Annotation:
FMN riboswitch aptamer (RFN element) from Thermoanaerobacterium butyriciformans, 127 nucleotides, folded computationally. The coordinates come from a structure-prediction model, not an experiment, and the mean pLDDT is 80. It matches the Rfam family "FMN riboswitch aptamer (RFN element)". Rfam describes the family as follows. The RFN element is a highly conserved domain that is found frequently in the 5'-untranslated regions of prokaryotic mRNAs that encode for flavin mononucleotide (FMN) biosynthesis and transport proteins.

[in-house]
RNA sequence: GAAUAUCUUCAGGGCAGGGUGAAAUUCCCGACCGGCGGUAAGCGUAAGCAAGCCCGCGACCCGCAUAUGCGGUGGACUUGGUGAGAUUCCAAGGCCGACAGUAUAGUCUGGAUGGAAGAAGAUUUAU
Repeated sequence: GAAUAUCUUCAGGGCAGGGUGAAAUUCCCGACCGGCGGUAAGCGUAAGCAAGCCCGCGACCCGCAUAUGCGGUGGACUUGGUGAGAUUCCAAGGCCGACAGUAUAGUCUGGAUGGAAGAAGAUUUAU
């Protein structure tokens, strides 16, 4: 110096306005939102930043297990432009969103003052 270890903190946003109805933030018109890591021809002098729908992960759900956990399931993008090269840039139009409750819910309430991908920091010991 690096890795490892231990500990601490942090770690998700969103129905305005209107219609029908006995009742709907659930239906209809319309509005709004986008976790974490990677990649990326864009931006920037540089440090850096840049994808909900490309790759992977987490939450949820299912199975097994006394349990830590292990395994499984699990959503969505096209067209045009530029170019050697783009599902990433530019333009346009689309699409997607666990479970339980309730008038049918990505947005309300609940499990959840939970868990967690991961991010940041601290510490001493050992190798």